[in-house]
Fluoride riboswitch aptamer (crcB RNA motif) from a Candidatus Rifleibacteriota bacterium, 62 nucleotides, folded computationally. Of the family's consensus pairs, 100% are formed in the model. NCBI's taxonomy places the organism under Bacteria, Bacteria candidate phyla, Candidatus Rifleibacteriota. The prediction has a mean pLDDT of 78.
RNA sequence: UGGCAAGAGGGGGAUGGAGUCCCCCGAUAAUCGCUUCCAUAGCUGAUGACUCCUACCGGUCG
Numbered sequence: 001u002g003g004c005a006a007g008a009g010g011g012g013g014a015u016g017g018a019g020u021c022c023c024c025c026g027a028u029a030a031u032c033g034c035u036u037c038c039a040u041a042g043c044u045g046a047u048g049a050c051u052c053c054u055a056c057c058g059g060u061c062g
Stems, first nucleotide, its partner, number of pairs: 010025004016053006033043003
C1' cells in the first nucleotide's frame, strides 16, 4: 500500500475493590430494594452466593 474475513471476546445482578462460581442480557437489553397513613415518613444490606479488603453500624477488652 492492496485484498479478504470478522464485528461487544462485551454488559448487568439496589452504594466501593479483588478472586472464584452461578444467573441474566445482547445495546431496542439485562439492571435501577422494601414498607407506607403517600408525609420533608419508616426499614434491611457494601455479596446474586462464597472468601478477603475498605467504608459504615453495634458490643466487649486494653